Large-subunit ribosomal RNA, domain V from an uncultured eukaryote, 550 nucleotides, folded computationally. Rfam family: Bacterial large subunit ribosomal RNA. Rfam links the family to the GO terms structural constituent of ribosome and ribosome. Model confidence (mean pLDDT): 82 of 100.
[in-house]
Context: one part of a larger RNA
RNA sequence: UUAAUAGCAAGACGAAAAGACCCUGGCACCUUUACUGCAGGUAUCUAUUGUAACUGUGUAUUUUUUGUAUAGAAUAAGUGGUAGUUUUUUAGGCUAAAACAUCUGUGAAAUACCACUCUUAAACUAUAUUUUUACUAACUUAAACUGGAGAGAACAGUGGGUAUUGGGUAGUUUGGCUGGGGCGGUCACCUUCCAAAUUGUAACGAAGGUGUGCAAAAGGCAAAUUCAAAGAUGCUUUUUUUUUGAUGAGUGCAAUAGCAAAAAUUUGCUUGACUGUAAGAAAUACAAUUCAAGCAGGGAUUUACGUCGGUUAUAGUGAUCUGAUGUUUUUUUAUGGAGAAAGCAUCACUUUUCGGAAAAAAGGUACGCCAGGGAUAACAGGCUAAUGAUUUUUUAGAGUUCUUAUCGACAAAAUUGUUUGGCACCUCGAUGUCGGCUUUUCACAUCCUGGAGCUGUAGUUGGUUCCAAGGGUUUGGUUGUUCGCCAAUUAAAGUGAAACAUGAGCUGGGUUCAGAACGCCGUGAGGCAGUUUGGUUUCUAUCUACUAAU
Numbered sequence: 001u002u003a004a005u006a007g008c009a010a011g012a013c014g015a016a017a018a019g020a021c022c023c024u025g026g027c028a029c030c031u032u033u034a035c036u037g038c039a040g041g042u043a044u045c046u047a048u049u050g051u052a053a054c055u056g057u058g059u060a061u062u063u064u065u066u067g068u069a070u071a072g073a074a075u076a077a078g079u080g081g082u083a084g085u086u087u088u089u090u091a092g093g094c095u096a097a098a099a100c101a102u103c104u105g106u107g108a109a110a111u112a113c114c115a116c117u118c119u120u121a122a123a124c125u126a127u128a129u130u131u132u133u134a135c136u137a138a139c140u141u142a143a144a145c146u147g148g149a150g151a152g153a154a155c156a157g158u159g160g161g162u163a164u165u166g167g168g169u170a171g172u173u174u175g176g177c178u179g180g181g182g183c184g185g186u187c188a189c190c191u192u193c194c195a196a197a198u199u200g201u202a203a204c205g206a207a208g209g210u211g212u213g214c215a216a217a218a219g220g221c222a223a224a225u226u227c228a229a230a231g232a233u234g235c236u237u238u239u240u241u242u243u244u245g246a247u248g249a250g251u252g253c254a255a256u257a258g259c260a261a262a263a264a265u266u267u268g269c270u271u272g273a274c275u276g277u278a279a280g281a282a283a284u285a286c287a288a289u290u291c292a293a294g295c296a297g298g299g300a301u302u303u304a305c306g307u308c309g310g311u312u313a314u315a316g317u318g319a320u321c322u323g324a325u326g327u328u329u330u331u332u333u334a335u336g337g338a339g340a341a342a343g344c345a346u347c348a349c350u351u352u353u354c355g356g357a358a359a360a361a362a363g364g365u366a367c368g369c370c371a372g373g374g375a376u377a378a379c380a381g382g383c384u385a386a387u388g389a390u391u392u393u394u395u396a397g398a399g400u401u402c403u404u405a406u407c408g409a410c411a412a413a414a415u416u417g418u419u420u421g422g423c424a425c426c427u428c429g430a431u432g433u434c435g436g437c438u439u440u441u442c443a444c445a446u447c448c449u450g451g452a453g454c455u456g457u458a459g460u461u462g463g464u465u466c467c468a469a470g471g472g473u474u475u476g477g478u479u480g481u482u483c484g485c486c487a488a489u490u491a492a493a494g495u496g497a498a499a500c501a502u503g504a505g506c507u508g509g510g511u512u513c514a515g516a517a518c519g520c521c522g523u524g525a526g527g528c529a530g531u532u533u534g535g536u537u538u539c540u541a542u543c544u545a546c547u548a549a550u
Stems, first nucleotide, its partner, number of pairs: 004550001005548003010544003014539002022373006028365004034172005040165009050135004056129005062123003067118001074111001077117005084100005139152003175187003184204001188210006211354001212252001213311002219270007227248001229244004234239001250259002253316001255314003274297004280291003286355001299308003322348007330341003380427001381425001382423003386420001388416006397407002434509001435507003439501001440498005447472003450467006474488005515533004519528003
């Protein structure tokens, strides 16, 4: 050097399983005061459903009854008619007798007799309804069929209608953005900055505002006037006069831009906060949006020219469908209507997730499942170095005096990549996660041992700094612990790195599945960097590395 052998398990981001954690999309099951149905329950009406009586109530007919101011024979319900009416005797009539009226009188109204009406109460009849009771013939009467008896009984049961209840059951919903997701915040419109001197321009960038107000105006026209603030002056305060005063006042409200014979303030007159239109522009993916001369009509104001189609400008908002109101010389299936539709004007949306899915919707999953993602989190690595650690500079100060023997505030400059973070760059078709055991290498910012300097080093002990990595650097108790505390030793019981070295080397106490319990939270399913108990750790070594013979 080549070839084979036996080992070992550090690496081949080793093998296995399209990661179970996390996120995105979907599914499943579970829960409930999510939504909407459906069974089921309850109540009631009706059909099956018949007979008789009683009770109460309502209505109507008939017959009776009832009606008291004062005055007045006296218990005058009201209205109308009429001069007579009724009784006795008789076959009938006249007469006669008696009573009541008329008359008188009182009173708003006058009586006898007749008719009608109201009111009070009662009875009869009819009808409707209701209560209770009785009946029998429907119907019912456990366990195969038929018949009968008995019992219950128009109830129950059953069919149909309506209302209510209804996780018992079913189908679904349960938003997006997001320096992972959740919690929080936010979602439309207006103003400023960022915005890089046209316009435009993002962020969970920095600040604020809006969801209107104003009809004896805060609108239109015309005229007049000049504000805020400061100084001076006179007076007892209110206030007077005067000077300066370019914008600092005011302009309903945010901000920005604007506006001094005005766009501000005051006064006079008013309704253009009009009807029908519109060339042309701005801006713009679309839809929407903005500005607008001019023409016609009929007006306001002004001496006039002119100005006026709301407001100094920029927020004060919502598509389509559907429905509603008014109106029109519109259409309407044989004709006329009705109904329906169309045009014009107007109304109803925190449709605020504000270009608005529907009139109508919340949660749990550690029992979970699937498709995916390193487009996105947890471990490790990487970048960064705020935080942490280390060093240096400066020197106020402490050190009796004296900055630097020693300590050193406030500050400044570096280094490092051992902390906590930030970022989300490899890995989610898998890079196994804390601690312990085992085994090894390295750094030096050195714990001991070695060599030096300074000392506020007498000596003995020390303090501090420099050089130095050769070797060494304990055993126990408690805890899953790393750490820490305690005990006993030691020359010393170093700090770190190696995927917080090391699970194809071990362990499995902790964390982090499924069982169960406590406390707390939740209506509940369930949940908890709360606790407790229990809980499968796979791999026969192909290559590289290393070891040992042959």